Predicted 3D model of a 346-nucleotide part of an RNA (small-subunit ribosomal RNA, central domain) from a metagenome. It matches the Rfam family "Bacterial small subunit ribosomal RNA". Gene Ontology terms of the family: ribosome and structural constituent of ribosome.
[in-house]
Context: one part of a larger RNA
RNA sequence: UUGGGUUUAAAGGGUGCGUAGGCGGCUUUUUAAGUCAGUGGUGAAAUCUUGCCGCUUAACGGUAAAAUUGCCAUUGAUACUGAAAAGCUUGAGUACAUUUGAGGUAAGCGGAAUGUGUAGUGUAGCGGUGAAAUGCUUAGAUAUUACACAGAACACCAAUUGCGAAGGCAGCUUACUAAACUGUUACUGACGCUGAUGCACGAAAGCGUGGGGAGCGAACAGGAUUAGAUACCCUGGUAGUCCACGCCGUAAACGAUGUUCACUCGCUGUUUGCGAUACACAGCAAGCGGCCAAGCGAAAGCAUUAAGUGAACCACCUGGGGAGUACGAUCGCAAGGUUGAAACUC
Repeated sequence: UUGGGUUUAAAGGGUGCGUAGGCGGCUUUUUAAGUCAGUGGUGAAAUCUUGCCGCUUAACGGUAAAAUUGCCAUUGAUACUGAAAAGCUUGAGUACAUUUGAGGUAAGCGGAAUGUGUAGUGUAGCGGUGAAAUGCUUAGAUAUUACACAGAACACCAAUUGCGAAGGCAGCUUACUAAACUGUUACUGACGCUGAUGCACGAAAGCGUGGGGAGCGAACAGGAUUAGAUACCCUGGUAGUCCACGCCGUAAACGAUGUUCACUCGCUGUUUGCGAUACACAGCAAGCGGCCAAGCGAAAGCAUUAAGUGAACCACCUGGGGAGUACGAUCGCAAGGUUGAAACUC
């Protein structure tokens, strides 16, 4: 490379947008590049294969054919692919009408809790644990009442619920904004799918500058436990967690399952819309779940949300360790990321 694979054995890129490329709906006409057929030329000889012949045989040699799967020219064929032209509406999109939701960004507001401050009541403990101690407290703590301030998070509703490409998104209101479904079938007329490079987004932690800092809390300190205890438990507590702007670009970024399209037995729950309407109801579409048939699978299991049956395109895998390391390149302020071996060894 061919092949075979990628839920769990090695293997789906974290996610999207999109360039080149690859692939691409129905009908008609033209063309004849691909494709197919015929003919001609060329494809050196030797070698190889086959027939016959010559050395006593063989190796070897002679002769004839075949082969040389290719290229060029020319004459035709036109189903398919391509190219050109014209048309179509089912794919795709637009319009109109409605609906839905923790989709996004910004601003404002709210109550509970926590902590702190001030004032009142009140007196000897509080706190914490398996048990304790460190710690706080007669300079009046804990508890309780009132007022004030601060920061962060939004109980119940709440749900195999909903939305989003993924990461993710939850108090309430407003503004701006993105999307999807359903219905009508009005318009465009293949405008589509995928997508190397690229661009954008991308939890947490971390980094830079400036704010903020209630609670929690790496590091750190102390108290315990223990043979020891650089831990688990307790008392404190810095960075951080929060905000703005800029970096980082990784995760068990998981459904460990790439995207798109078509097809393939049913039952059941639920969300949204349509139909029908009375609240019953069975039907349609799009989601989110459970169970199961055929089929698939090494099995576990998957099963119209496929891991079934097919098609298109991309990514990735090829024994374990060495190693996601070294070197080089590149990105980054750094931390480090991306790309990514070999010797050796089993």
Model confidence (mean pLDDT): 87 of 100.